RNA sequence: AGAGCCGGCCAGACAGUCGCCGGGGGAGAUCCUCCCUCGGAGGAAAGUCCGGGCUCCACAGGGCAGGGUGCCAGGUAACCCCUGGGGGACGCGAGUCCACGGAAAGUGCCACAGAAAACAGACCGCCCAAGCACCUGCGGGUGCCGGCAAGGGUGAAAAGGUGCGGUAAGAGCGCACCGCGCGGGUGGCAACACGCCGCGGCACGGUAAACCCCACCCGGAGCAAGACCAAAUAGGGGGACGAAGGCGCGGCCCGCGCUGUCCCCGGGUAGGUCGCUAGAGGCGUCCGGUGACGGACGUCCCAGAGGAAUGGCUGUCCACGACAGAACCCGGCUUAUCGGCCGGCUCUCACU
Repeated sequence: AGAGCCGGCCAGACAGUCGCCGGGGGAGAUCCUCCCUCGGAGGAAAGUCCGGGCUCCACAGGGCAGGGUGCCAGGUAACCCCUGGGGGACGCGAGUCCACGGAAAGUGCCACAGAAAACAGACCGCCCAAGCACCUGCGGGUGCCGGCAAGGGUGAAAAGGUGCGGUAAGAGCGCACCGCGCGGGUGGCAACACGCCGCGGCACGGUAAACCCCACCCGGAGCAAGACCAAAUAGGGGGACGAAGGCGCGGCCCGCGCUGUCCCCGGGUAGGUCGCUAGAGGCGUCCGGUGACGGACGUCCCAGAGGAAUGGCUGUCCACGACAGAACCCGGCUUAUCGGCCGGCUCUCACU
């Protein structure tokens, strides 16, 4: 210098002016206005895909069903998140990606091609050693019955690879090394690793975001949750006035119910208030930890509406400005995004 990898940060700037929403203070004034001051969207506020707080409902315990998660250790309020590690794949590398338990429990599926796709198989090919038949010049030859899975070919995938021996031809058939499995040893908390030892010729394709098996986890609804105050009208309960009257129980008596006025009580609706933003909070320093993160101290207050506020104009400048707008809150993930800055690292080339 070029090409890359990882992490963090910013998200047009400044000034003037007119507005909008919320808090505090004040004035006029009496329900309406005005003044001052402070604050006013994001890294994703988004998708609503996970996890939690909060609220109400349900709930002895256990099981079934259903759903989710799935290498190990740690972090956390919790997680399908994050960190570190192991294994696999890719890359020269910095690094990136992975639903990464179980296929010798059972079931299902495996297009096309191919002989055969699983209790494997024989199209081309290789072999005639044994048996049988025929021929013979007695060396053998041909055929049948068969043997083989090494080579070719198909496929994403065909019963482990290389070599030597062996054989009629072959084959873990035998052996050595590699690979695989089991048992042990060593290291590691563990996943796992080993260029440690022994045993086994080797074990029967793939697929579990197919059913399934194993282990662990999981109640439901959501701020229109929910709580409080509380009219008018209608209805409910209780008491008093109070004797009587009226109506109903087929007529009469008793009794019961309804019907009047006043007062009290409680529930719901309209409306209002709270929930509502000081929080697993931000920033800084120090300490512990490889790290995620945790702790101590200091400091700051940073939107809270209820039809929904951040906008308009002017001027100057530049690299000419992307995706996008809170609605209970928080931790993540994912998706969208013009440009730019900072830090660490890798590879290549050149020079010293």